Model confidence (mean pLDDT): 89 of 100. This is a predicted structure of a 332-nucleotide part of an RNA (large-subunit ribosomal RNA, domain IV) from an uncultured candidate division WWE3 bacterium. The sequence was found in a public genome assembly. Rfam family: Bacterial large subunit ribosomal RNA.
Context: one part of a larger RNA
RNA sequence: CUCGCGUUAAGGAACUCGGCAAAAUGCACACGUAACUUCGGGAUAAGUGUGGCCCCCAAUGGAUGUCAAAGUUUAGGGGGGGUUGCAGUGAAAUGGCCCAAGCGACUGUUUACCAAAAACACAGGUCUCUGCGAAUCUGUAAAGAGAAGUAUAGGGACUGACACCUGCCCGGUGCCGGAAGGUUAAGGGGAGUGGUGCAAGCUACGAACUGAAGCCCCGGUAAACGGCGGCCGUAACUAUAACGGUCCUAAGGUAGCGAAAUUCCUUGUCGGGUAAGUUCCGACCCGCACGAAUGGUGUAACGACUUGGGCGCUGUCUCAACGCGAGACUCG
Numbered sequence: 001c002u003c004g005c006g007u008u009a010a011g012g013a014a015c016u017c018g019g020c021a022a023a024a025u026g027c028a029c030a031c032g033u034a035a036c037u038u039c040g041g042g043a044u045a046a047g048u049g050u051g052g053c054c055c056c057c058a059a060u061g062g063a064u065g066u067c068a069a070a071g072u073u074u075a076g077g078g079g080g081g082g083u084u085g086c087a088g089u090g091a092a093a094u095g096g097c098c099c100a101a102g103c104g105a106c107u108g109u110u111u112a113c114c115a116a117a118a119a120c121a122c123a124g125g126u127c128u129c130u131g132c133g134a135a136u137c138u139g140u141a142a143a144g145a146g147a148a149g150u151a152u153a154g155g156g157a158c159u160g161a162c163a164c165c166u167g168c169c170c171g172g173u174g175c176c177g178g179a180a181g182g183u184u185a186a187g188g189g190g191a192g193u194g195g196u197g198c199a200a201g202c203u204a205c206g207a208a209c210u211g212a213a214g215c216c217c218c219g220g221u222a223a224a225c226g227g228c229g230g231c232c233g234u235a236a237c238u239a240u241a242a243c244g245g246u247c248c249u250a251a252g253g254u255a256g257c258g259a260a261a262u263u264c265c266u267u268g269u270c271g272g273g274u275a276a277g278u279u280c281c282g283a284c285c286c287g288c289a290c291g292a293a294u295g296g297u298g299u300a301a302c303g304a305c306u307u308g309g310g311c312g313c314u315g316u317c318u319c320a321a322c323g324c325g326a327g328a329c330u331c332g
Stems, first nucleotide, its partner, number of pairs: 001327008010318002014316001019313001027051005036041001038161001052083006060075005084088001096311007103303002108120002124159007136145003162298004167228003172225002174221005181216003187210002192205005229247005256290001257287001268284005
């Protein structure tokens, strides 16, 4: 010096991307326990006290004993007194806690060997297909799964507990429906034309007309794929614009939320917390480029998730020291 441990004056996160690591907490009993809440929880919330051993006292329950007792034994508590150590859950095992926010409701699942998560799943919601020899899937087929099921069932897609909700657009694409009409293949049809032959004929081509789905066309459908504007002016300070004009569109973003896991400018501005805060929390709204099942906004409980703050605690640090063990080094 490396690795594994132990202890440490004063301070106590000043360390650091970050309390990473370590320390601390820890058990039992008693007291006590907030916001919030889906009334179950939150909760071992938080916080506080007690704990060894010896003696005494009064009761209680069980067993035994007896006619009933006395007595014997056992169990867990209660009250009082005393005693020892630095220390009594004397070792070991054995939660640190609180506040606020984001995401995901939850328990689960996952990258066997760099990712455990806000990813996947989930119960619940919606749409859609499927009437049974079901749809769908596997197989060349027979056949099999679906299912020894039958629409309260089965398949597919999206969303993802719960609460409150889920706006406008069907022009494009998709899907569904549709009488007529346009277009359209083979086939049917055969006006007519050519070759050859003396001819009968044989043979090649061939107009009109007729001919399905599809496409065109008409309509529906967005919890289908998706989309959800611009410019100019205007109020008796200024500023702003409820209001007006105009252009375009299929329709111009509703509720709610908003510098956000989304904000470029940006460390936006104001407030809070700090002596000091590019992070954090609460607001504001000029949303570069939120927004309603590619769900929107909330939400108790939950989380080896992420972020900010605090209490406790500490060798993380100021700043290092000492001790123990295994290596390293020398000899073998």